This is a predicted structure of a 1376-nucleotide RNA (small-subunit ribosomal RNA) from an uncultured bacterium. The coordinates come from a structure-prediction model, not an experiment, and the mean pLDDT is 84.

[in-house]
RNA sequence: AGAGUUUGAUCCUGGCUCAGGAUGAACGCUGGCGGCGUGCUUAACACAUGCAAGUCGAACGAUGACUUUUGUGCUUGCACAAAAUGAUUAGUGGCGAACGGGUGAGUAACACGUGAGUAACCUGCCCUUAACUUCGGGAUAAGCCUGGGAAACCGGGUCUAAUACCGGAUACGACGGACCGCCGCAUGGUGGUCCGUGGAAAGCUUUAUGCGGUUUUGGAUGGACUCGCGGCCUAUCAGCUAGUUGGUUGGGGUAACGGCCCACCAAGGCGACGACGGGUAGCCGGCCUGAGAGGGUGACCGGCCACACUGGGACUGAGACACGGCCCAGACUCCUACGGGAGGCAGCAGUGGGGAAUAUUGCACAAUGGGCGAAAGCCUGAUGCAGCGACGCCGCGUGAGGGACGAAGGCCUUCGGGUUGUAAACCUCUUUCAGCAGGGAAGAAGCGAAAGUGACGGUACCUGCAGAAGAAGCGCCGGCUAACUACGUGCCAGCAGCCGCGGUAAUACGUAGGGCGCAAGCGUUAUCCGGAAUUAUUGGGCGUAAAGAGCUCGUAGGCGGUUUGUCGCGUCUGCUGUGAAAGCCCGGGGCUCAACCCCGGGUCUGCAGUGGGUACGGGCAGACUAGAGUGCAGUAGGGGAGACUGGAAUUCCUGGUGUAGCGGUGAAAUGCGCAGAUAUCAGGAGGAACACCGAUGGCGAAGGCAGGUCUCUGGGCUGUAACUGACGCUGAGGAGCGAAAGCAUGGGGAGCGAACAGGAUUAGAUACCCUGGUAGUCCACGCUGUAAACGAUGAUGACUAACCGUCGGCGAUACACAGUCGGUGGCCAAGCGAAAGCGAUAAGUCAUCCACCUGGGGAGUACGACCGCAAGGUUGAAACUCAAAGGAAUUGACGGGGGCCCGCACAAGCGGAGGAACAUGUGGUUUAAUUCGAUGAUACGCGAGGAACCUUACCCGGGCUCGAACGGCAGCUGAAUCAUUCAGAGAUGGAUGAGUCUUCGGACAGUUGUCGAGGUGCUGCAUGGUUGUCGUCAGCUCGUGCCGUGAGGUGUCGGCUUAAGUGCCAUAACGAGCGCAACCCUUUUCGGUAUUUACCAUCAUUAAGUUGGGGACUCUACCGAUACUGCCAUCGCAAGAUGAGAGGAAGGAUGGGAUGACGUCAAAUCAGCACGGCCCUUACGUCCGGGGCGACACACGUGUUACAAUGGGUAGGACAGCGGGUUACGACAUGGUGACAUGAAGUUAAUCCCAAAACCUGCUCCCAGUUCGGAUUGGAGUCUGCAACUCGACUCCAUGAAGUUGGAGUCGCUAGUAAUCGCAGAUCAGCAACGCUGCGGUGAAUACGUUCCCGGGCCUUGCACACACCGCCCGUCAAG
Repeated sequence: AGAGUUUGAUCCUGGCUCAGGAUGAACGCUGGCGGCGUGCUUAACACAUGCAAGUCGAACGAUGACUUUUGUGCUUGCACAAAAUGAUUAGUGGCGAACGGGUGAGUAACACGUGAGUAACCUGCCCUUAACUUCGGGAUAAGCCUGGGAAACCGGGUCUAAUACCGGAUACGACGGACCGCCGCAUGGUGGUCCGUGGAAAGCUUUAUGCGGUUUUGGAUGGACUCGCGGCCUAUCAGCUAGUUGGUUGGGGUAACGGCCCACCAAGGCGACGACGGGUAGCCGGCCUGAGAGGGUGACCGGCCACACUGGGACUGAGACACGGCCCAGACUCCUACGGGAGGCAGCAGUGGGGAAUAUUGCACAAUGGGCGAAAGCCUGAUGCAGCGACGCCGCGUGAGGGACGAAGGCCUUCGGGUUGUAAACCUCUUUCAGCAGGGAAGAAGCGAAAGUGACGGUACCUGCAGAAGAAGCGCCGGCUAACUACGUGCCAGCAGCCGCGGUAAUACGUAGGGCGCAAGCGUUAUCCGGAAUUAUUGGGCGUAAAGAGCUCGUAGGCGGUUUGUCGCGUCUGCUGUGAAAGCCCGGGGCUCAACCCCGGGUCUGCAGUGGGUACGGGCAGACUAGAGUGCAGUAGGGGAGACUGGAAUUCCUGGUGUAGCGGUGAAAUGCGCAGAUAUCAGGAGGAACACCGAUGGCGAAGGCAGGUCUCUGGGCUGUAACUGACGCUGAGGAGCGAAAGCAUGGGGAGCGAACAGGAUUAGAUACCCUGGUAGUCCACGCUGUAAACGAUGAUGACUAACCGUCGGCGAUACACAGUCGGUGGCCAAGCGAAAGCGAUAAGUCAUCCACCUGGGGAGUACGACCGCAAGGUUGAAACUCAAAGGAAUUGACGGGGGCCCGCACAAGCGGAGGAACAUGUGGUUUAAUUCGAUGAUACGCGAGGAACCUUACCCGGGCUCGAACGGCAGCUGAAUCAUUCAGAGAUGGAUGAGUCUUCGGACAGUUGUCGAGGUGCUGCAUGGUUGUCGUCAGCUCGUGCCGUGAGGUGUCGGCUUAAGUGCCAUAACGAGCGCAACCCUUUUCGGUAUUUACCAUCAUUAAGUUGGGGACUCUACCGAUACUGCCAUCGCAAGAUGAGAGGAAGGAUGGGAUGACGUCAAAUCAGCACGGCCCUUACGUCCGGGGCGACACACGUGUUACAAUGGGUAGGACAGCGGGUUACGACAUGGUGACAUGAAGUUAAUCCCAAAACCUGCUCCCAGUUCGGAUUGGAGUCUGCAACUCGACUCCAUGAAGUUGGAGUCGCUAGUAAUCGCAGAUCAGCAACGCUGCGGUGAAUACGUUCCCGGGCCUUGCACACACCGCCCGUCAAG
């Protein structure tokens, strides 16, 4: 000293929370010793029992134990009598009991603190001064006798004493009066002389310098009263007060002043500087916290106050209205013979109760102190000590040194190791504390003649002994905040101070190992301060975050121009008194240290007195004119009030013309109209508002103000400088004004128009739209008093760069420019601001005054008060609840916002699908199983480029368990292996035979054991890899620089251009990267080289490019060339665009392909593969047979074939390219109607083979369910294959279904494209292929254009969204 938490991120505002310290604490876990402290915070609740205030015989009468002496009786001893002594004590008397001890109920007060005052007072015991202590008297308790009562206790008679009581004398002094002197802050005080008045005393004894008694002086101590100042909350308490305020009146009372009390007189007194009322509370020194200022608190210790069961009262006394006294009343408790009595722990212990919670019915008067006493001494729950409690602070210990490539065990592990950890064991030592034994204090001063006298205590301390021996826990480990792993759990159990963890890999739950922190304690809870500048004096704010009153006037208050003098109130300074002690700080000292205690110094920031200074503020007195105001001369204006008045327009009425509609809307309808509307002309009525001018123009304090004229009236501005001379600013309360709506009364009512009615819209439409329409809107007079009453910006004054407009003045003037004063605007400098912004009209820099704010919600609500006719307004909470709410700006995403642009996106076209049948995939259903995955676009002829067995993962059944396959080690057996046969569905099992390796190490196989197997089981939301999609869209970023507090921006924006962030220009940016383009493949043209298996013009030859030959051509292969807006014209700054321009095979990217930026969808895949974790292990592994993946009411996707004549059938004829082929392609020939079969050439391929169709030329069909269409079914076959039943393809004969162009809606395609025609290939024994991937043949139509639908890109704008519009969020209802 800060930190966490609002957001995707940022800055700010703002609350919540944490880290620190503290406590009379409590609770949880744990607990070795000692010292010093401390301990009912709650029920001022009730109390059993014991103790806490007595003492004096040297005041008194009485009692008279013990002892001594003498005498008598007499048994050496006892009894009796007298005298002396005088222990003991009930009573009279004195002093004390008013201290000490407890508690904090009450009290907001002179109760407390502090400083003064008393000339308005008292003071026992003590000290001091002076004097005296004289003469008498009468009682009474105890005692004795007696009575009453249960008791407490009370009464009668009689006797007696005093330092008890009473009277007389004397008396400085006291009091009253007279005279004189001195003094003081008023009342007054004091001294002297004289006169008068009423007043004293006590003795005791140890015989002493004794102790008392009375009067008196001064002091000390203690008290009483008065005053200044200071310290709680509440105004939702604003008025309170009759003894109230005063009296130079009179009296009473007190120690004393005083309405303290009484009589009389007067009517005062207090209050926004908060009276009165309500709530709470003992106050202070101090204590805790804080850098301080402050805030909180008032346990222990100390000072003061108050109280003593509750309320009241006095008595005694120096002192009380009295804790352990009295009286009365009340409540409660106890005793009782029912008549009556007794009691007061908030003293020390202790009990019950309350409570989270707080101790022993201890020892001693040894010390300190107190009471009494002459003293010894007695009393003392004050006090000194001990006991209990980790309640706090402080100190000590639980051992020290050595001991490893590091034991065991635990935990983790990548299996290598790491960690616990020098820790332990083990070796060498020590003995504090606790234990045992021995010794053993100080505290003692004093008292007493002496002896003697210590509660604590056999304690502290010292010495010896034995032995590491008896002694460690608690909290935490996600961030804040030091400290991490494993297992368990699976939004469960739980944690949590805040943020937040937990839904199968939890460093946040629980446990363990390890670690961190503190330590005889550690955590939790509660409370206070701090951090919090989050109430801001120090030290905050108010345009948008909470916050400027709607505006003005003005009272109190606050603040106030220049100058002179004076005072010295504030202010500054010296000195004096006080500010108790303790505490705190510094220095020193004593307990072994420390805590603790002692000594000295400082602090105590304050108050009072007194001396001095006078700049500044203030008071008083005087002057000035720059503030303010007045006068004079001008001036602009929708400023205000009243009266009068004008035209246009709407509506209505009357009349004329005129005829079928008008009106209204997105479209309509309600409505009006043949009873004559709308339209149009003329006349009339009535109300309201004032076009053009008209304007970031004017005026006003704000609200607000607009046709014109007149009257009355407020304010401003300019000029001048005659007058006043600070007269000023602000303004709590207060007063006035105050839009619209609303209220009251009376008018008025054209238009408009809440409510209401009807028509539409709609799922509904109590709305938006339309037709009507009442209050109201207007006027007069009252009320209401609020608005986003906003510039969301209080008023006043001063100062601080420019530039451009505009309104009203001024001087000067021909105009213009420039100047000046006052308004009203724009843009900017400095500066300010969280930013956006403000910026002489400040939100800048200052000054004065006022209002207001202190997290969000609850709530501007409730209650109360005031105002109002009402509606309502002003003032204005709390409970409860959340961890945010909020401001500005940033980046995205989004918008039924805007601009620009693109795409078969629409449009223009062509052809489809959706209807039919079939094929195929999916859903659903079914099933023993119909294995699994893929599900909007981006699943659905998808994984699968080929399920009869196999595949196969599914089901049923039968088997195996080191296993169907693989590796290592060990033991045993046997070569391996092959053949035959039996049982069985097969797997498998049984039997027989053959086989006889070796370099003797072993290899191979079987079997047993073991470590490792195996899993298409789960998790694609743990992953790698791969893929889809946005999208082949033009985007996505970086470095440096610059801008911004920052997130971020710039670059990448702007203009033009492009298919393109393609390029050019401009530019605080300059460059670069991934993408684009290009490089690559292919197609199109040409050239060179090459010439076999391809080719054949020329020359030969053949049935045939068959052969010789050729290298021209085609083709093939390789290497090159070509295209670049290069040239021309037009447009353009350029980039570039355009051209049925040239040239060229190709022209503006020639066509096609491969190529997919940063990223998005927790997109898809654990069943291609790989892989973490979890799960199964005689099974979720594995082998086998059979079945299933092929089911079928139905729904959807993708296709095939069709519905026919641009066609079907039939005969003849022609032309490709990509490819494939030896378990293969198979010419050709023969057979079969055919699928195909048989034979068989050639081909390991530019050589042979697979191998074309649409098309063309004829013929036929004639619009029909057909010579269209071919489903379905019956029969007969072919082929593949161990095997075609479930469940193959194909062929032939027969059969001949639906279907006649397809609803809503929907798909593809822009040129060699669509459409149409066939061919090949992969997979493959065969095939459900009509699929997929390629190939060539034939070969169109259309695009005006970008308004609209969909998707996308860039810029901009709004936003309360950021899981990002499939968002957020409001209300109602239902359930809980």